[in-house]
RNA sequence: ACACUGCCAAAUUGCGGGGACCUCCUAAAGCUCUCGGUGCCAAGCCUCAGUGGAAACGCUGCGGUGGCCAGGGUUAACAGCCCUGGGUACGGCAACAAUCCGAGAGAUGGACCAAUGGACGAUCCGCAGCCAACUCCUAACGAGCCGCCUGGCUCCAUGGAAGAGGUUCACAGACUAAACGACAGUG
Numbered sequence: 001a002c003a004c005u006g007c008c009a010a011a012u013u014g015c016g017g018g019g020a021c022c023u024c025c026u027a028a029a030g031c032u033c034u035c036g037g038u039g040c041c042a043a044g045c046c047u048c049a050g051u052g053g054a055a056a057c058g059c060u061g062c063g064g065u066g067g068c069c070a071g072g073g074u075u076a077a078c079a080g081c082c083c084u085g086g087g088u089a090c091g092g093c094a095a096c097a098a099u100c101c102g103a104g105a106g107a108u109g110g111a112c113c114a115a116u117g118g119a120c121g122a123u124c125c126g127c128a129g130c131c132a133a134c135u136c137c138u139a140a141c142g143a144g145c146c147g148c149c150u151g152g153c154u155c156c157a158u159g160g161a162a163g164a165g166g167u168u169c170a171c172a173g174a175c176u177a178a179a180c181g182a183c184a185g186u187g
Base pairs, nucleotide, nucleotide: 002187003186004185005184006183008181013128014127015126016125017124018123023119024118025117031106032105033104034103035102036101037100039093040092041091044065045064046063048061049060050059051058052057068086069085070084071083072082073081074080129167130166131165135161136160137159142155143154144153145152146151
């Protein structure tokens, strides 16, 4: 990797970026760079303080870091993550940091039987949140043991957390079943 057997059925929410054909609309919008302006500084991680809890762990607040660019590693590839260097408010702002507005320049370039534009949209990738069993953490209550205990040890999740996966991702999304999915075992 594959095959077989068993087992799980929960969550199902707000979104971002690409996007072919067909059909329709419009005819200068679109792209790159530079300059100017309005608004904003997220997620993640960390110290401290407060707070809930038996603990694990969670919530809130001030502050810090972070964000950006280039190269390398990981990947089928993208994203993400890791490493190195530069930068870090004279910096940044896809999905809880304006998909922001305006001006100028440049290249390509439509010319009315006309789109590098818009709508529709097969589909592809991704962010945040949430989720059954499994895995991991804690062990209150409970159980057993240490002759006794105000003490200790062991077991136990109904208490928490994380990755993958699922959900979002649907011409009816409910409900039920169930796999190309998760988990356990065997070959």
Model confidence (mean pLDDT): 78 of 100. This is a predicted structure of a 187-nucleotide RNA (Group I catalytic intron). It matches the Rfam family "Group I catalytic intron". About the family: Group I catalytic introns are large self-splicing ribozymes. On this family, see Cech, Annu Rev Biochem 1990: "Self-splicing of group I introns".